Molecule: transfer RNA
Organism: bacterium
RNA sequence: GGGCCUGUAGCUCAGCUGGGAGAGCGCUAGCAUGGCAUGUUAGAGGUCACCGGUUCGAUCCCGGUCAGGUCCA
Repeated sequence: GGGCCUGUAGCUCAGCUGGGAGAGCGCUAGCAUGGCAUGUUAGAGGUCACCGGUUCGAUCCCGGUCAGGUCCA
C1' cells in the first nucleotide's frame, strides 16, 4: 500500500426483506424476608463509530473517513 470482516445501552451481543431500536448481565426503586443472599415487578440508560448521498422513510443500501481484527505484498 491492497483485499476481507467488525463497530448498536456500562459489558456481551441480536436486529430477517428499508418503516416498532431490543435481549441477557449490570445499575436504580418498590414488594416478599427481621436482615443478607435470592425471587419478583417497574424504571433509567442510545449521536446505531464519524461525514455525506439515495429514498416519503436508513442500524440496514451507496461513497468517503476513523478505529480494531485478519490475509497478501